[in-house]
RNA sequence: GAGCCCGUGGUCUAGCGGCUAUGACAGUGCCCUUACAAGGCAUUGAUCCCCGGUUCGAGUCCGGGCGGGCUCA
Numbered sequence: 001g002a003g004c005c006c007g008u009g010g011u012c013u014a015g016c017g018g019c020u021a022u023g024a025c026a027g028u029g030c031c032c033u034u035a036c037a038a039g040g041c042a043u044u045g046a047u048c049c050c051c052g053g054u055u056c057g058a059g060u061c062c063g064g065g066c067g068g069g070c071u072c073a
């Protein structure tokens, strides 16, 4: 330098163009226990990497950036 793939709460992750963006782990509170762990209930937390475009409507489609991974040179 070229091609392909990826970017969503603290971490991992789901998400036919149509809601108030899903779940798990972690966090917080309560229950349980003489404690602790495990378990149960509730709850906090994401300008969906950035800019622009298409559309009535974009996390999703398109273009350009930025970052990461793999391959080739």
Stems, first nucleotide, its partner, number of pairs: 001072007010025003018056001027043005049065005